[in-house]
RNA sequence: GGUCCCAUAGUUCAACGGAUAGAAUAGUAGUUUCCUAAACUAUAGAUCCAGGUUCGAUUCCUGGUGGGACUA
Numbered sequence: 001g002g003u004c005c006c007a008u009a010g011u012u013c014a015a016c017g018g019a020u021a022g023a024a025u026a027g028u029a030g031u032u033u034c035c036u037a038a039a040c041u042a043u044a045g046a047u048c049c050a051g052g053u054u055c056g057a058u059u060c061c062u063g064g065u066g067g068g069a070c071u072a
Base pairs, nucleotide, nucleotide: 001071002070003069004068005067006066007065010025011024012023013022018055027043028042029041030040031039048064049063050062051061052060
C1' cells in the first nucleotide's frame, strides 16, 4: 500500500428500520446488621465524528477518526 472486521453506560454485552436504547456488574442513597459483607429498594449514567436515504436510523449508504485481522 491492498482487502476485510469492529466502535452503544465506568466495564462486559443486547436492541426486525419504529416501545421512554435495555440487562448484568460497578457507582450513589436508603432499609437491614453492634460493624463489615451479603440481601432488598430507589437512583444517575451511553449510540466514535460529519453528511446522505427514509415519515422514522444504534441499524442502511458515503467520507473521516480510532482499534484489530489477513496479505504484498